[in-house]
Parts: sequence; structure tokens; C1' cells
RNA sequence: AUGUUAUCAAGAAAGGUGAAGGGAUUAGACCCGUUGAAACCUUAGCAACCCUUUAGAAAUAAAGAAGGUGCUAAAUUCUACCUAAAUAUUUAUAUUUGGAUAGAUAACAA
Repeated sequence: AUGUUAUCAAGAAAGGUGAAGGGAUUAGACCCGUUGAAACCUUAGCAACCCUUUAGAAAUAAAGAAGGUGCUAAAUUCUACCUAAAUAUUUAUAUUUGGAUAGAUAACAA
């Protein structure tokens, strides 16, 4: 890097180093940031994918958190795409909903 499946409006931050950017990518919008961004380290926490225990034939359910990941501003910050639906009006725009694409994370596979 590829494929499959599941989830993504909940939850959870302090310190040190650092020094100007950051919010995945492109564009736009809107935010965060010298009252200290990114990155790295330490500690703490959240969650429960893998995992552990119990029940069960199984599907699954309940409890747990030692270990492997992940995460700890804002919905994945919002919009972009659609032979889609609803509403409003200025009739081609706005708003809302749903879906797709893309992305993130986990497990598995080659």
C1' cells in the first nucleotide's frame, strides 16, 4: 500500500521539551494557536475493536480492564457528489433528511 467486515453527533488532559503553525487531502467557509500550534516524551484518563471471566449448543448477553491498538476542541468542524425525498419561496436557489464517495480506527485476509 490492497481487500472484507464493523464503527464514526457519546466519552476522556495535565506537565515537560519545542517554537509557528494546525484542524487528512484539493477548493471554499468557519474555527484553534505566542494566554504557546505541529511533533516528541512523561503521567493520567476515556472507550471497549482485539482481549479476560461468567452464562449459553450457537447466535448472543452481562461483567471486567492485566495486555495489544485507538482516542482525549468543534459531528470525520461544515460544504462539495446524487436519475433521491420533503419544505419554502424569488423557479433555481435555500434549508432539512437520507445515501454515495473519500477519510479515520479496529479485527481478519493475501